This is a predicted structure of a 120-nucleotide RNA (FMN riboswitch aptamer (RFN element)). Of the family's consensus pairs, 100% are formed in the model. The sequence was found by an Rfam model in a public genome assembly. The coordinates come from a structure-prediction model, not an experiment, and the mean pLDDT is 82.
[in-house]
RNA sequence: UAAAGUUCUCGGGGCGGGGUGAGAUUCCCCACCGGUGGUCAAAGUCCACGACCUGCAUAUGCAGCUGAUGCGGUGAAAUUCCGCAACCGACGGUCAAAGUCCGGAUGUGAGAGAAUGCUG
Numbered sequence: 001u002a003a004a005g006u007u008c009u010c011g012g013g014g015c016g017g018g019g020u021g022a023g024a025u026u027c028c029c030c031a032c033c034g035g036u037g038g039u040c041a042a043a044g045u046c047c048a049c050g051a052c053c054u055g056c057a058u059a060u061g062c063a064g065c066u067g068a069u070g071c072g073g074u075g076a077a078a079u080u081c082c083g084c085a086a087c088c089g090a091c092g093g094u095c096a097a098a099g100u101c102c103g104g105a106u107g108u109g110a111g112a113g114a115a116u117g118c119u120g
């Protein structure tokens, strides 16, 4: 210095105003939010992954499913920056339909960091 393994910690944000109504943080208008790794250069919309959901198994898992962007500018390089205009968001619940409320969840988890560290 590299590094198998082990342990620990961390690891998802957002409804504020107005309208209608008996009733809506769920509808309508305006607003607000953006997990992880990657990439010639910084990404909710590119590539991959996680989560959610479905089936099998049920101790771990395996398979499937899995949303959304264009134009212009700068540059060696950007669907990542800047400008403009768009778009997307599991399941169950609810006096009324939810990305933002409540719940599974003090869960799970891509991964990130720290300590230790056989051995080379």
Base pairs, nucleotide, nucleotide: 002119005116006115007114008113009112010111016030017029018028019027031100032099033089034088035049036048037047038046044087045086053064054063055062056061069085070084071083072082073081091103092102093101